[in-house]
Molecule: small-subunit ribosomal RNA
Organism: metagenome
RNA sequence: CGAGAAAGGGAGCAAUCCUGUGUAAAGCGGCGGACGGGUGAGAAACGCAUAGGAAUCUACCUAGUAGUGGGGGACAACUCGGGGAAACUCGAGCUAAUACCGCAUACGCCCCAUGGGGGAAAGCGGGGGACCUUCGGGCCUCGCGCUAUCAGAUGAGCCUGCGUCGGAUUAGCUAGUUGGUAGGGUAAAGGCCUACCAAGGCGACGAUCUUUAGCUGGUCUGAGAGGAUGAUCAGCCACACUGGGACUGAGACACGGCCCAGACUCCUACGGGAGGCAGCAGUGGGGAAUCUUGCACAAUGGGCGAAAGCCUGAUGCAGCCAUGCCGCGUCUGUGAAGAAGGCCUUCGGGUUGUAAAGCACUUUAAGUGGGGAGAAAAGGGUAGUCGUUAAUAGCGGCUAUCUAUGAUGUUACCCACAGAAUAAGCACCGGCAAACUUCGUGCCAGCAGCCGCGGUAAUACGAAGGGUGCGAGCGUUAAUCGGAAUUACUGGGCGUAAAGAGCACGUAGGCGGUUUGAUAAGCGGAAUGUGAAAGCCCCGGGCUUAACCUGGGAACUGCAUUCCGAACUGUCAGGCUAGAGUAUGAUAGAGGUGAGCGGAAUUUCCUGUGUAGCGGUGAAAUGCGCAGAUAUAGGAAGGAACAUCAGUUGCGAAGGCGGCUCACUGGAUCAAUACUGACGCUGAGGUGCGAAAGCGUGGGUAGCGAACAGGAUUAGAUACCCUGGUAGUCCACGCCGUAAACGGUGUCUACUAGCCGUUAGGGUACUUGAUACCCUAGUGGCGUAGCUAACGCGAUAAGUAGACCGCCUGGGGAGUACGGCCGCAAGGUUAAAACUCAAAUGAAUUGACGGGGGCCCGCACAAGCGGUGGAGUAUGUGGUUUAAUUCGACGCAACGCGAAGAACCUUACCAGGCCUUGACAUCCUCGGAACUUUCUAGAGAUAGAUUGGUGCCGCAAGGAGCCGAGAGACAGGUGCUGCAUGGCUGUCGUCAGCUCGUGUCGUGAGAUGUUGGGUUAAGUCCCGCAACGAGCGCAACCCUUGUCCUUAGUUGCCAUCAGGUUAUGCUGGGAACUCUAAGGAGACUGCCGGUGACAAACCGGAGGAAGGUGGGGAUGACGUCAAGUCAUCAUGGCCCUUACGGCCUGGGCUACACACGUACUACAAUGGAGCGUACAGAGGGCUGCAAACCCGCGAGGGGGAGCCAAUCCCACAAAACGCUUCGUAGUCAGGAUUGGAGUCUGCAACUCGACUCCAUGAAUUCGGAAUCGCUAGUAAUCGCAGAUCAGAAUGUUGCGGUGAAUACGUUCCCGGGCCUUGUACACACCGCCCGUCACACCAUGGGAGUGGGUUGCAAAAGAAGUAGGUAGUCUAACCGCAAGGAAGAGUGCGCCGAAGGUAAGGCUGUUGAUUGGGGCUAAGUCGGAACAAGGUA
Repeated sequence: CGAGAAAGGGAGCAAUCCUGUGUAAAGCGGCGGACGGGUGAGAAACGCAUAGGAAUCUACCUAGUAGUGGGGGACAACUCGGGGAAACUCGAGCUAAUACCGCAUACGCCCCAUGGGGGAAAGCGGGGGACCUUCGGGCCUCGCGCUAUCAGAUGAGCCUGCGUCGGAUUAGCUAGUUGGUAGGGUAAAGGCCUACCAAGGCGACGAUCUUUAGCUGGUCUGAGAGGAUGAUCAGCCACACUGGGACUGAGACACGGCCCAGACUCCUACGGGAGGCAGCAGUGGGGAAUCUUGCACAAUGGGCGAAAGCCUGAUGCAGCCAUGCCGCGUCUGUGAAGAAGGCCUUCGGGUUGUAAAGCACUUUAAGUGGGGAGAAAAGGGUAGUCGUUAAUAGCGGCUAUCUAUGAUGUUACCCACAGAAUAAGCACCGGCAAACUUCGUGCCAGCAGCCGCGGUAAUACGAAGGGUGCGAGCGUUAAUCGGAAUUACUGGGCGUAAAGAGCACGUAGGCGGUUUGAUAAGCGGAAUGUGAAAGCCCCGGGCUUAACCUGGGAACUGCAUUCCGAACUGUCAGGCUAGAGUAUGAUAGAGGUGAGCGGAAUUUCCUGUGUAGCGGUGAAAUGCGCAGAUAUAGGAAGGAACAUCAGUUGCGAAGGCGGCUCACUGGAUCAAUACUGACGCUGAGGUGCGAAAGCGUGGGUAGCGAACAGGAUUAGAUACCCUGGUAGUCCACGCCGUAAACGGUGUCUACUAGCCGUUAGGGUACUUGAUACCCUAGUGGCGUAGCUAACGCGAUAAGUAGACCGCCUGGGGAGUACGGCCGCAAGGUUAAAACUCAAAUGAAUUGACGGGGGCCCGCACAAGCGGUGGAGUAUGUGGUUUAAUUCGACGCAACGCGAAGAACCUUACCAGGCCUUGACAUCCUCGGAACUUUCUAGAGAUAGAUUGGUGCCGCAAGGAGCCGAGAGACAGGUGCUGCAUGGCUGUCGUCAGCUCGUGUCGUGAGAUGUUGGGUUAAGUCCCGCAACGAGCGCAACCCUUGUCCUUAGUUGCCAUCAGGUUAUGCUGGGAACUCUAAGGAGACUGCCGGUGACAAACCGGAGGAAGGUGGGGAUGACGUCAAGUCAUCAUGGCCCUUACGGCCUGGGCUACACACGUACUACAAUGGAGCGUACAGAGGGCUGCAAACCCGCGAGGGGGAGCCAAUCCCACAAAACGCUUCGUAGUCAGGAUUGGAGUCUGCAACUCGACUCCAUGAAUUCGGAAUCGCUAGUAAUCGCAGAUCAGAAUGUUGCGGUGAAUACGUUCCCGGGCCUUGUACACACCGCCCGUCACACCAUGGGAGUGGGUUGCAAAAGAAGUAGGUAGUCUAACCGCAAGGAAGAGUGCGCCGAAGGUAAGGCUGUUGAUUGGGGCUAAGUCGGAACAAGGUA
């Protein structure tokens, strides 16, 4: 703008009308869908941040100026017809507009450049006095629109300085590329695009390439500087299924628009269509993990509209989640019988714990009921008034009055009610780090942030009790910063811990002497602008407080502009001479290069002499030699290296340089003057030099000598040793470019105590010389301050400072892989990661150790004597066996050990038979005296029967003891743990050591003392000394023995006297001697000589019984060995309780192919046998020793004197000595074994005793490898006695008799002590530790390739689409009388052009048969490389 309902309501009899309403809904038109909301894929960029700039546009809004005249033709809707499954669409016809198109006009506007040309609009609504009217209106006016234009505001576009992650294993990139001219294009500058011209542009101040990433205000952390980060809120950017494109529009190349291509999903009648939640909810998937398909436009804001109003998953609210921050509650007071229960316990108690109960009070939060703000005022209606106007329209302002609006919301808040009522968990308790006990478990189960817990007493696992911390939370995991000065700007280092480039020259860069002037870039000051808001900070305000909200301030350390200043740095200009350099004169030198020359030596060759070996080694052999070596003499050849001089001497930048001469040549130093005038220092890249080995080409080759060969060594010996020997070593030219290229110390400059050497040059002084002092430049030793973790450095710094470069950031992987560069190769250079460990390392300390050193000791070796190992036997052990052969002890330091004595017992083991409060202890109850005789059964334990007996004390209650029965507390265990323990013991070792206090030194661990010089058996003593003292050890004190004295004499003794006997101290007597047993003496290096240091001490001597500890014993430091013992005993814990306890019988511990230890007896003549003769000591004896005498061959038997022991007995000692015999033989040696017969002990000799007699008569003829003891009354040898014990020693403990040899000495073996040295050891060398191989696992490199991603180039291809030109076709407005034209539409053309495809590439992940090394893994194999002199430094 045209068209245009219905429900409902009202009126009416009804038709119908009014209202609803010009409303809903569709269309045309206008404005808005470019805001708001979401997300962070892309992008390392003018994207962002900050500060600027000029060549632009900007709808709506504000202000100004000028207009808004007059016409025309269509197309939707609608009607009719057609197609389609649908989406939708086609044809014909009608129609309006602020839709569309001309015409007129043009202040300003645009173009052009002084002539001119071009370009606009639209109406609608309200009101109205006069006038006109075709009665629609015209006209006027107000409002809203419209057109043109100039400004503003807002928004947007563009440009620039500066800032903005990592990688150089990305170093060169770029053709519209850089600039210019002209044109095109855009709103606008511009290679933005096109044509032509020039050859530029960027890059070590990091271009290009590549990985990663939205940026910022801010946030977290931090004292700060920084580091990390970019959720919420705010600013900017980018994106909207993936890629491309334009249209419309003020604005888009457009999240909820269009076209095309692609992937995907859906619908379909298979012809064709539809879609885009990174809007709000919601769904699926993925995931360790993240919410309601809620209410409302009431407020704030946005769009449209005149407005009412409509729209708004923006927004305001609610829901879910302890996700975070803040606040509050789960009660408060009192309450000791310290309740019960739990837990622990030393059994007394402690703790939970005022905690609970009980008593008294309160009611926040939750609950029930009631009341109840603020967020709401704009707005709208009516009336009045003022302004505008012609106007009482309209609009705007003001006043009065009326009135609508709350999602939240059962709001906040207030009141009332009832009752302690409804409300506590989580982590931890070994150290770090607040908090401890019990039980369970037993390297299992498990814990663990790091260290690390757990293998039978776990504060570390699990549980409980208790405690600690926090608390509606607590703990874990992941992440960031801090601590971390551990990337060091603030604020680190590089001699040895990681780290100085092998050395120099030099580019860029960095830094730079003195003076004057100028300038003002750096620098300092001031002002202005900006540094958004929010946040942080400060001061206020509002929610009861807080979190939170809010006002103001400060700050935002930055950037830009302007002004001022001129010390310092820079720049420009001019001077100076102290740095640096040049000239002159000297000096020293293994400085370099080239050429020539020399002698000694090795080797080879020739010749002579000469003969059997040489050579080599730890020892040998290979090798050479009778074909004449080695040796020796003469001669010749050739190559390489240069003895002495020679020296922490010299020279050189370093590597390095050594016979002599010549030539050329670099550098340094000294002295004195002159000149130049900052010319300097360092030095990323770069360039050059650069030992040895190695490589290439060509020479050379005497000696040496990788590889190789042979000989040895060895388990082996691909080594060490030996004999040979090729490359190489040498020369010329060219590569390589590394070394423990080291002073492990970058270069340059300045400053900072001394002392002593040495090289070069100079000066001064004189006493002129082997002189003294001084200066400069080198090169060494000590040392102060200072530095250093220490060691150490110390004017030649590792001190104090400055300049510049290089390098480091835990160990391994790894100086490796890949890539690049260099190289002929070998290889060099640059240089990671995965993974793995909790260390790796430096310096120093104490020990221990060394096939390191020094000193010293010991029956350690040596010198001797005798044994073991061989035989037989005894005994112990292992092993085996067994029903059991009980258990323990295992190098020295287990094995004749526990065991000083297994037939039963012992006895712990096995079989069988029995007991269950028990064989033993205490308590309770009941009964009974206790006890005893005899018999039966049984293997016995035991069971049954039986005889005698009624006790003691007594206050007359009862008590004590004993026996039996019963119930339960308990007994009992030689069951386990000696690695839970006490005690005891062994061992190093009777070795001489082990420590402490104070002081001193050191950062410290620690040291000193305690080391050193002597000496000793000794840490014994002396001297010295930053030590001075002390303790435990040593020694001594104790026992015994050796001499003497005194005292005392019985059981001992007997000299003298006496008596007696065959004889005897037998007797009297004696007290002398011996002896006994008490007490003394004695021996102390006291004396002398020598040595020594005037010491300690040692050597010798005297005297003495004894001489340097007289001999022997007892005595065992701090500690070591988890040494031994739970089976002596004791004991924690665990285990058994009709048995793992107890009793009994029998058996076993006594077995026997074997092996070992310790002994005995032997192998014989130094002996065996026989006969005879002599001499001890120390012991034992009443359940005893037992004499004489008798019997027996004997063991023994009978016997019984004597003896409780200097009295008696055991009890004759034996070797020895004398005589005889045997005569070297398995015997007259040796005695095993076996047979027979006996004795003794004992309940009992079968398994399983000892002894005797007769007979038998084995091995064995002096012992392999190896190994033990002993230094004097000892070894060896001989016997005697005791303990244990009924009996049973070759064992053991004692005793005496006889009675030696040897010790040069400390090299070696073993053990030990002290000092020192090295160390990669500290469980301490029986240590540590390396590599291959084998097994398992892990990550990684190469790899024929395979399959992806990404990217550049090339040539094709070409959708949509814009600008363009053009051919044909078609068409309302305008022009034209018409034809037609202009213009437009669609189709075709052509430029560009996305996806997709092709070809050859680049880069980068994945994967890959297989292969390489690497890492890691309680107990695998082979060796033994390193650590000590690591056994070859």